c-di-GMP-I riboswitch aptamer from Isachenkonia alkalipeptolytica, 86 nucleotides, folded computationally.
NCBI's taxonomy places the organism under Bacteria, Clostridia, Eubacteriales, Clostridiaceae, Isachenkonia.
Model confidence (mean pLDDT): 78 of 100.
The model forms 95% of the base pairs in the Rfam consensus.
RNA sequence: GAAUUGAAUAGGCAAAUUUGCCGAAAGGCAAAGACGCAAAGCUAACAGGGCCUAAAGUGUGUUCACUAUGGUAGCCAGCUGCGAAC
Numbered sequence: 001g002a003a004u005u006g007a008a009u010a011g012g013c014a015a016a017u018u019u020g021c022c023g024a025a026a027g028g029c030a031a032a033g034a035c036g037c038a039a040a041g042c043u044a045a046c047a048g049g050g051c052c053u054a055a056a057g058u059g060u061g062u063u064c065a066c067u068a069u070g071g072u073a074g075c076c077a078g079c080u081g082c083g084a085a086c
Stems, first nucleotide, its partner, number of pairs: 001086001005083002012037002017032006035074001041079003048076002050072003057066003
C1' cells in the first nucleotide's frame, strides 16, 4: 500500500414492533428493542440510476390521473475508513 478478504481482536450500527412528538403523506426524531450489517460510516445539490409519497398545482369533474419543490443511503451507486492474511 491497490485488489481480495472479514466478525480472529477491539469495537460499532440498529430492522420489525411498542410509546411519544413532527409531517398532507411517504417518512423522520427520541426511548425501549435486536432482524441483521465489513462499511447498516458520509453523500439525495436542475451533482448518477431506481423506488415511495402527492399537500400545493394541472387535467378531469361520483371519481381518477400526472407531477417533487417532499422522502428512501438497511436498493444500486459515489467518496472515506478498521482488522487479518498476502